The RNA shown here (small-subunit ribosomal RNA) has 1495 nucleotides and comes from an uncultured bacterium. The coordinates come from a structure-prediction model, not an experiment, and the mean pLDDT is 84.

RNA sequence: AGAGUUUGAUCCUGGCUCAGAUUGAACGCUGGCGGCAUGCUUUACACAUGCAAGUCGAACGGCAGCGGGGGCUUCGGCCUGCCGGCGAGUGGCGAACGGGUGAGUAAUGCAUCGGAACGUGCCCAUGUCGUGGGGGAUAACGUAGCGAAAGCUACGCUAAUACCGCAUACGUCCUGAGGGAGAAAGCGGGGGAUCUUCGGACCUCGCGCGAUUGGAGCGGCCGAUGUCGGAUUAGCUAGUUGGUGGGGUAAAGGCCCACCAAGGCGACGAUCCGUAGCGGGUCUGAGAGGAUGAUCCGCCACACUGGGACUGAGACACGGCCCAGACUCCUACGGGAGGCAGCAGUGGGGAAUUUUGGACAAUGGGCGCAAGCCUGAUCCAGCCAUGCCGCGUGAGUGAAGAAGGCCUUCGGGUUGUAAAGCUCUUUCGGCCGGGAAGAAAUCGUGUUCUCUAACAUAGGACAUGGAUGACGGUACCGGACUAAGAAGCUCCGGCUAACUACGUGCCAGCAGCCGCGGUAAUACGUAGGGAGCGAGCGUUGUCCGGAUUUACUGGGUGUAAAGGGUGCGUAGGCGGCAUAGCAAGUCAGAUGUGAAAUGUAUGGGCUUAACCCAUGAACUGCAUUUGAAACUGCUAAGCUUGAGUGAAGUAGAGGUAGGCGGAAUUCCCUGUGUAGCGGUGAAAUGCGUAGAGAUAGGGAGGAACACCAGUGGCGAAGGCGGCCUACUGGGCUUUAACUGACGCUGAGGCACGAAAGCGUGGGUAGCAAACAGGAUUAGAUACCCUGGUAGUCCACGCUGUAAACGAUGAUUACUAGGUGUGGGGGGUCUGACCCCCUCCGUGCCGCAGUUAACACAAUAAGUAAUCCACCUGGGGAGUACGGCCGCAAGGUUGAAACUCAAAGGAAUUGACGGGGGCCCGCACAAGCAGUGGAGUAUGUGGUUUAAUUCGAAGCAACGCGAAGAACCUUACCAGGUCUUGACAUCCAACUAACGAAGUAGAGAUACAUUAGGUGCCCUUCGGGGAAAGUUGAGACAGGUGGUGCAUGGUUGUCGUCAGCUCGUGUCGUGAGAUGUUGGGUUAAGUCCCGCAACGAGCGCAACCCUUGCUAUUAGUUGCUACGCAAGAGCACUCUAAUAGGACUGCCGUUGACAAAACGGAGGAAGGUGGGGACGACGUCAAAUCAUCAUGCCCCUUAUGACCUGGGCUACACACGUACUACAAUGGAUAUCAACAGAGGGAAGCUAAGCAGCGAUGUGGAGCCAACCCCUAAAAAUGUUCUCAGUUCAGAUUGCAGGCUGCAACCCGCCUGCAUGAAGUCGGAAUUGCUAGUAAUCGCGGAUCAGCAUGCCGCGGUGAAUACGUUCCCGGGCCUUGUACACACCGCCCGUCACACCAUGGGAGCCGGUAAUACCCGAAGUCAGUAGUUUAACCGCAAGGAGAACGCUGCCGAAGGUAGGAUUGGCGACUGGGGUGAAGUCGUAACAAGGUAACC
Repeated sequence: AGAGUUUGAUCCUGGCUCAGAUUGAACGCUGGCGGCAUGCUUUACACAUGCAAGUCGAACGGCAGCGGGGGCUUCGGCCUGCCGGCGAGUGGCGAACGGGUGAGUAAUGCAUCGGAACGUGCCCAUGUCGUGGGGGAUAACGUAGCGAAAGCUACGCUAAUACCGCAUACGUCCUGAGGGAGAAAGCGGGGGAUCUUCGGACCUCGCGCGAUUGGAGCGGCCGAUGUCGGAUUAGCUAGUUGGUGGGGUAAAGGCCCACCAAGGCGACGAUCCGUAGCGGGUCUGAGAGGAUGAUCCGCCACACUGGGACUGAGACACGGCCCAGACUCCUACGGGAGGCAGCAGUGGGGAAUUUUGGACAAUGGGCGCAAGCCUGAUCCAGCCAUGCCGCGUGAGUGAAGAAGGCCUUCGGGUUGUAAAGCUCUUUCGGCCGGGAAGAAAUCGUGUUCUCUAACAUAGGACAUGGAUGACGGUACCGGACUAAGAAGCUCCGGCUAACUACGUGCCAGCAGCCGCGGUAAUACGUAGGGAGCGAGCGUUGUCCGGAUUUACUGGGUGUAAAGGGUGCGUAGGCGGCAUAGCAAGUCAGAUGUGAAAUGUAUGGGCUUAACCCAUGAACUGCAUUUGAAACUGCUAAGCUUGAGUGAAGUAGAGGUAGGCGGAAUUCCCUGUGUAGCGGUGAAAUGCGUAGAGAUAGGGAGGAACACCAGUGGCGAAGGCGGCCUACUGGGCUUUAACUGACGCUGAGGCACGAAAGCGUGGGUAGCAAACAGGAUUAGAUACCCUGGUAGUCCACGCUGUAAACGAUGAUUACUAGGUGUGGGGGGUCUGACCCCCUCCGUGCCGCAGUUAACACAAUAAGUAAUCCACCUGGGGAGUACGGCCGCAAGGUUGAAACUCAAAGGAAUUGACGGGGGCCCGCACAAGCAGUGGAGUAUGUGGUUUAAUUCGAAGCAACGCGAAGAACCUUACCAGGUCUUGACAUCCAACUAACGAAGUAGAGAUACAUUAGGUGCCCUUCGGGGAAAGUUGAGACAGGUGGUGCAUGGUUGUCGUCAGCUCGUGUCGUGAGAUGUUGGGUUAAGUCCCGCAACGAGCGCAACCCUUGCUAUUAGUUGCUACGCAAGAGCACUCUAAUAGGACUGCCGUUGACAAAACGGAGGAAGGUGGGGACGACGUCAAAUCAUCAUGCCCCUUAUGACCUGGGCUACACACGUACUACAAUGGAUAUCAACAGAGGGAAGCUAAGCAGCGAUGUGGAGCCAACCCCUAAAAAUGUUCUCAGUUCAGAUUGCAGGCUGCAACCCGCCUGCAUGAAGUCGGAAUUGCUAGUAAUCGCGGAUCAGCAUGCCGCGGUGAAUACGUUCCCGGGCCUUGUACACACCGCCCGUCACACCAUGGGAGCCGGUAAUACCCGAAGUCAGUAGUUUAACCGCAAGGAGAACGCUGCCGAAGGUAGGAUUGGCGACUGGGGUGAAGUCGUAACAAGGUAACC
């Protein structure tokens, strides 16, 4: 620091996800040791049991219990507070600390900084002063009584540092300034004189007590600033805000009360609702921030829930009291008791959190003179890998690279120096032994100093002595022993380090995101191997980060989400030039504070680290103070350039009202006139003989204003268009007289605001939702047509929205140009123009710059400034609920649950379009002949079958694989057989091989038996070897079994279409573009020209074959001028080799001086002469596993192999491809020695001759082929038939034959005779062909024993037509649109049906919360008091003062009643929404999406 994910690819926007760190965690697997920490986050749920706050006898009366002493004793015991001490009690201090928890609390809190009107026990000051003298009670105790208990009552005795007066009063308090008021307590140690009632007084020391001053620390109160979310909470407030006077408090204050006034708070967010203890800090982050508030520290609040006071220095009190409530327990039913959010512990809840431990040894706290006691504070130990840190599980050597595992191309590789083996070491754990620090005070003793008259006590200092350890026999140290006791977890498709095999087969499963899995899964499961971390590792959850994805640092708004429809204007924000002052902001210095801990730097202590300690800096803050005065601000007085006013001009569909005008449509009347009009793609509905339409004249009425008219004008926007008049708003220009910053923006607010719509009243010609009819259509609630009502128009009122758009807020300034246009001014200068400068508006092009790109570009989307509005993934949804507005329709404000991993912008390349342009092709057109109808042949589908083997499927399957199924072929079926096999290799044994005849059987085969036969090489003659055969065992063979979607190879197709690419350069952020586009031209990306391109490659063309002409050479089997043959010859024909020839080369015209085109000459041939071979990059997961090869899978006495027979030849039917016909351009027949080319021929072609009607037979000449043979037909010339199912056509069938073959029944071909079907030119539709072509005629060949109407070739005869490119089909190039990219056979919308999910409404039902009004009113403070009671003081007494109880009153918790508010849950039914491989109906959108789309 980034990465993955939208696309075919790209850039951007934008969300989702990951890698990091973190944790009081939990869960899964695993687990050796130690140190240091942490450990109920949930029910502030309920709690059994034990402990957590006591102490003081040096305050007191005393003596229940224990120990001791003494006395008495009948030895049972009794007495004695005498001593140590001490239960209970009085009294003092403490219990308000320490410890827990976070419910409440959004401010009575907390943090920071300040303040004034306060209190203060213990402590401090060698502060100040005092501590005198009296009195009356009361617990304990005793007696009596009540009660189950808790406890209580009466009477009686008694003490105090308990209580109360009196005295005194420096200082204190009050005051009317004279005066007045108000204290105390003693206890202990020691002691020389003196006194004594022998207790002591007295002196002294110590501890206390009272008054008072000051301090320290602590606490109470007040202020400022900061402190979460919601405006779908906008108004709140009656002690409320203030004053006066009282009360109350330690203290200010409506804190409380009486009266008076009507204030106070709030958009800088009051009130209300929700949530929450706050801070130091902690986690994260580069920081700014964000999140958090366990442990530790500070503050606050709370102590079962609510209320209340008492005591006290301090509480409205966790282990106190009273009351109410809920709950639990005891009970004799009358009454009582209780509060773990102290430490342990229990139940419950929960994913989840420990021991009913030890000790006061240390630190600290309470009490005490002290010893000491108490202390679940604390210190320790225990449990838990919960976290952090450290250590170990061994080290070295060791290649036969062992065995085993896994993989394998079978060679090997890997695990792997890993193991074993050898040599070492012993941390940790276990065993044995030693063994700390934490402990020094208090205390004792001694010396000295102070206090004292003195000693002593006491205190201080020093020295010394002894005691004290929970942890713990722990840390640590030593010894002996053994590699011995100690490794797992996750991951391995990308992100992200790490790969193979097997299993599985969209199953099982995985998954953080993208996504894996449908038979070759590096993604599932297992194994081997590997990677990472390591006593842990993963998963889940949390928070921050990455996320600049809320943007202060640090984002945006033309098209991605986002500019308000427009203006005016309030608050607010911002604001021109210059001067002076102030000092709020700002800047600088100083001071105070910013607790400690944490963090950080340095150093130190535990062996290290974690951890701990010390010191420094820091704590970015706040406050006070001193200074500066540039900038902002404020004050004062100015300026004119911003803004405004005035003056002079000026353009305009700016607005409102009134009036006027002509053209046109429609309607009405009249005339003329006759059969149609109208409408459409075509029609029909409609109108018309009752006279339409047409035409002429007249009239009525409403609405809109042609031409001018213009990316012209005006207006803030919406918008505004005939002409005239009235009223009226704004702009621009010029001028520079006036004001003197008066300005800009603008949340709320106010106003305006197209169309449609609503209300009331008018109006209504045309047009026209709804509606009706006619068409179209599968349907057509549409598009088209005929009608037609609201509405459109006017007046007044509402509505308040639009793709209200420049999808671009307003204002100001600055930043190259060019060219139009509207309005004004100036200059030069004219007869008029033209021209130049300038201001305002409105367009286009364009530089810099900006932008993701497109684009914008002085009218900015550039550079800056100010203010407002708005955005933060898509859907749900501009929906629901609530509020506001509206008559309604609806508008405005505006969520969530749930769901997806995208949605989106711009541009690119393709593909596509019922888009456009250009061009080509037997593509259409023009023609010729067909197919589709018939019969037959053949192939296919379907059906049938035991089997009808398999494949091919639009073009590009279907006379295709198959260049030839009777057996074989053959793969299929039935039956019969074989199992190392029909075929290959290896091993062993035997034998050469080979091979005739026999029996059974359908045959394969089985049985029996051998007649014959003996090869090649080497040889030591025994034999061995090669090859072959037989037998045997196992490795293996075999498979036309599967997968052409695992493949190679081969092939088809677009298409013989003219295209497809590359290098370098250039352009672009990039995908890509350029080149290859453009202008011409061509069959052609063929060539030329131009051009940021220049070149090149694969294709085109050419080179190759053939054909057409000629030459040369060569002539046998060819040819023939020689009369025939033979012979001769090689001129000709021909054969077959080599050359020549054709190149737009020449001429003319056109063209751009090009390429080229057109015409012509010459020539056998003329513009690639004809034909062939040749098929670019690629497309179709095209075809083929059955040609062959091949991975994987499958079968192995069978899915292999053999045999016989059958089948592939079936037959209601459908389709393709052919043949033959339907006849006279013909049939039949006769004649003529009519005329080819290219092939084939030895298990062959077969002549002549002969036989047969013929197929054919016989025959055998010739030929291994320019020699011989196969070998022509149509045509031509005659005759006949005369338009008919025929003298056409030949199917079908019968009979008789022939040929091949082991065999023609299923199932061959041919011949003769006989039979003589359909068919009379073929519907919709559709095919081929542009010249030696179509059509027509025959011939040959491959395959092949035989079998062609098929296929591949060959020649003979030999046409018609092409105006042309509008249309159909296919293709090429350019361009355009796109929501397509599996690419239009694409994409995609809505209803309905089904399942599931969340949610709105909903008659109502059930809760919660906070208030309000009223009722009742506990405890208790306060106030009153007529009742009762009353020790201290006053008084001689009566009595008084005072007090207590009682009663009353105000307030007052819980409770009750009432109506609302608010917030949840449930809810029949209902609304829409979302999601869900293959449901239904249509086809709305994307192309002109077939009616342009959208608001």